[in-house]
RNA sequence: UCCGAUACCUCGGGGUGCCCGGAAGGGCUGAGAUGCAGCGAUGCGAACCCGUCGAACCUGAACCGGAUCAUGCCGGCGGAGGGAAGGUGCAUGGAUACUCC
Numbered sequence: 001u002c003c004g005a006u007a008c009c010u011c012g013g014g015g016u017g018c019c020c021g022g023a024a025g026g027g028c029u030g031a032g033a034u035g036c037a038g039c040g041a042u043g044c045g046a047a048c049c050c051g052u053c054g055a056a057c058c059u060g061a062a063c064c065g066g067a068u069c070a071u072g073c074c075g076g077c078g079g080a081g082g083g084a085a086g087g088u089g090c091a092u093g094g095a096u097a098c099u100c101c
Stems, first nucleotide, its partner, number of pairs: 001095003007088004011051004017028004034045004057082003063076004
């Protein structure tokens, strides 16, 4: 001098399904199944998860097998194809160079 986990700052990405019920509400899985506005498309939020060391999430997919009242409910597909980050700083440690003994 450089690398460097946790951390901090700023920012970004994402989903919200299924069943019962007239409704209210209840049930299932899940981290999360939400609120407001809008005729609607959609927008703005909440919580939660995830951000390249990326299985958050999307595509394939109206897929295949199994289970279930039913559903991405479970498994396969599958480490397949996509997918949202910059900065500050640091312990232990490491690398390199120089100086001294």